A computed fold for a 333-nucleotide part of an RNA from a Tepidisphaeraceae bacterium, annotated as large-subunit ribosomal RNA, domain IV.
Context: one part of a larger RNA
């Protein structure tokens, strides 16, 4: 100096990105406990106060003993072990999982919700097959997907992409094929005897009219399927705004909520609150850069080693440091 651990006047978060750390609290017995709230809970809320010994006075009690009352030790009566408390906001309702070794969350699951497939040799999965799981189960089942207790609610949009339906017409493969047109050839004609030409029938090639499904065009349906959910210009008897109106575009122009937001760039937006003094924090406002309804919207008691504000106790975090013990550093051996 450094690491562990311990005491510290006054003061009490003045430290810090943040009360990180490290103090307060702490068992048990009485008594006492709001707001809210899903009537379980919140709740050990919060507070208060009591605890040893000894007498047996007074009261209860079968008793054990408890209540009162009066003495009594100690600095100190739970001598130790052993919750600091209180409240505003966000997220996920909840007990649970997770990145074994920087992340425990607000992510993942969940119960509940909804779509969709799926009649049974099921759908779906594994497997070359044969099986085999699903299930010794049968639609109140079982498989995928999405959402994510609970209240209230969940708007409009099928134009595009998907997925279901449909089936007349266009298109449309292998395969069939009528029919052209070639090869080969019996054979007949020609001949310079080398051959040429014409050619039925079979066998063979090209080409091909028409038939020919599913698909796709093509018509319809469907958004708790993927998704998508305007602009511009004018108007009221101060100004300001525009219930109105005009017009352009679309498949339809964003409803109910919610709003500077974990989502707001311009921002420390603006008004109030809190504070002496607030870029955080809480309530409003709505100019939503770039909310918004099962990619759910909004609330919600209770929970949470979440997260963010604020309040009491508390304290060496600090104002400002000093002292102690133990290991080490340092010096000699």
């Nucleotide at each position: 100096c450094u690491g562990c651990g311990g005491u510290u006047a006054a003061g009490g978060a003045a430290c810090u990105a943040g009360g990180c750390a490290a103090u307060c609290u702490a068992a048990c017995c009485a008594c006492g406990u709001a707001a809210c709230u899903u009537c379980g809970g919140g709740a050990g809320a919060a507070g208060u106060g009591g605890u040893c010994c000894c007498u047996c006075c007074u009261u209860c009690g079968c008793a054990a003993g408890a209540a009162g009352a009066g003495g009594g030790u100690g600095c100190a009566a739970a001598a130790a072990u052993c919750a600091g408390a209180c409240u505003g906001g966000g997220c996920g309702a909840c007990u649970g999982u997770u990145u074994a070794u920087c992340a425990a969350a607000a992510a993942c699951a969940c119960a509940g919700u909804u779509c969709u497939g799926u009649g049974c040799u099921a759908a779906c999965a594994c497997g070359c097959a044969a099986g085999u799981g699903g299930a010794u189960g049968u639609a109140u089942a079982c498989a995928g997907a999405a959402u994510g207790a609970c209240g209230c609610c969940u708007g409009c949009u099928c134009g595009g992409u998907g997925c279901c339906g449909g089936a007349a017409u266009g298109u449309u493969a292998a395969g069939g094929a009528a029919g052209u047109c070639g090869g080969u050839c019996a054979g007949a004609g020609g001949u310079u005897c080398g051959c040429c030409u014409c050619g039925a029938a079979g066998c063979u090639g090209a080409c091909a009219a028409c038939c020919g499904a599913a698909g796709c065009a093509c018509c319809g349906g469907u958004a708790a399927a993927c998704g998508g959910c305007g602009g511009c210009c004018g108007u009221a008897a101060c100004u300001a705004u525009g219930a109105c109106g005009g017009u352009c575009c679309u498949a339809a122009g964003g409803u109910a909520g919610c709003g500077a937001a974990g989502u707001u760039c311009c921002u420390u937006g603006u008004c109030g609150g809190g504070u002496a003094a607030g870029u955080u924090c809480c309530g409003a406002c709505g100019u939503g850069c770039a909310u918004g309804a099962a990619c759910g919207g909004c609330g919600u008691a209770a929970c949470g080693a979440c997260u963010u504000g604020g309040u009491c106790g508390c304290u060496g975090u600090c104002u400002c440091a000093a002292c102690c013990g133990c290991a080490g550093a340092c010096u000699c051996g």
RNAcentral holds the full RNA, with entries from ENA.